[in-house]
Context: one part of a larger RNA
RNA sequence: CGUUAGUAAAUUGAGAGGACAUGACCUUAGUACGAGAGGACCGGGUCGUACGUACCGCUGGUGUAUCUGUUGUGCCGCCAGGUGCAGUGCAGAGUAGCUAUGUACGGGCAAGAUAAACGCUGAAAGCAUCUAAGCGUGAAACUUACCUCAAGAUGAGUUUACUUUUAAGGGCCGUCGGAGACUACGACGUUGAUAGGCUACAGGUGUAAGGGUGGUAACAUCGGAGCCGAGUAGUACUAAUUGCCCGUAAGC
Numbered sequence: 001c002g003u004u005a006g007u008a009a010a011u012u013g014a015g016a017g018g019a020c021a022u023g024a025c026c027u028u029a030g031u032a033c034g035a036g037a038g039g040a041c042c043g044g045g046u047c048g049u050a051c052g053u054a055c056c057g058c059u060g061g062u063g064u065a066u067c068u069g070u071u072g073u074g075c076c077g078c079c080a081g082g083u084g085c086a087g088u089g090c091a092g093a094g095u096a097g098c099u100a101u102g103u104a105c106g107g108g109c110a111a112g113a114u115a116a117a118c119g120c121u122g123a124a125a126g127c128a129u130c131u132a133a134g135c136g137u138g139a140a141a142c143u144u145a146c147c148u149c150a151a152g153a154u155g156a157g158u159u160u161a162c163u164u165u166u167a168a169g170g171g172c173c174g175u176c177g178g179a180g181a182c183u184a185c186g187a188c189g190u191u192g193a194u195a196g197g198c199u200a201c202a203g204g205u206g207u208a209a210g211g212g213u214g215g216u217a218a219c220a221u222c223g224g225a226g227c228c229g230a231g232u233a234g235u236a237c238u239a240a241u242u243g244c245c246c247g248u249a250a251g252c
């Protein structure tokens, strides 16, 4: 821009894409078959491999803005306590998020029309013949079935609701996010929990500083303390102010 008024939603599915894998074991059954050796079809069940999708409750990884220990050196006048730099100085742990080697699930059943093939009936050709007329069985392939997208499907579909014009509905702007390069998408904007802050809790680290006591001292103890990024709630304390723009056709 179109879809022939404009919007907001919900849909149908022409069409397109994805997926389609496979092994072992148990049983049927040491049965059918076979002199024996050997050894099934069909059917039922169990466990895997690879691949794919999703997720982070578990097991782990990462986690340079979390905690702790510690070396050298500079600084905060000194002690104590901190802080800068040294690859995050090094080392030990680790929330959220993201993840696989972790977890869950999937490729199931079935239908239709068929291929090779196997048949029924059956003439031409008194027989025979699956074929000429006619009718069946039959495969991971085909069409469905399963998952995803999908009306620019210009063949532009359908349904519901709203608005009759300073409209309905959008946008700008702001606070943000399970969304994200930008845009877009989604949440919220005081009739408010959108983000920050604060409080509580979860979770991480591992017993802060100061002081007391014991010890010559190192250190121990009073004391799961202190500190804490992303988590879960609550709470308007802070910031989402005030506004502006688009839309206004047909019809009546």
Stems, first nucleotide, its partner, number of pairs: 001152001005163007015149004021049007033038001051106005059100004066093005071086006110144003117137004169246004173189005194239003197235005203228003211222004
Predicted 3D model of a 252-nucleotide part of an RNA (large-subunit ribosomal RNA, domain VI) from Chitinophaga barathri. Rfam family: Bacterial large subunit ribosomal RNA. It was read from a public genome assembly.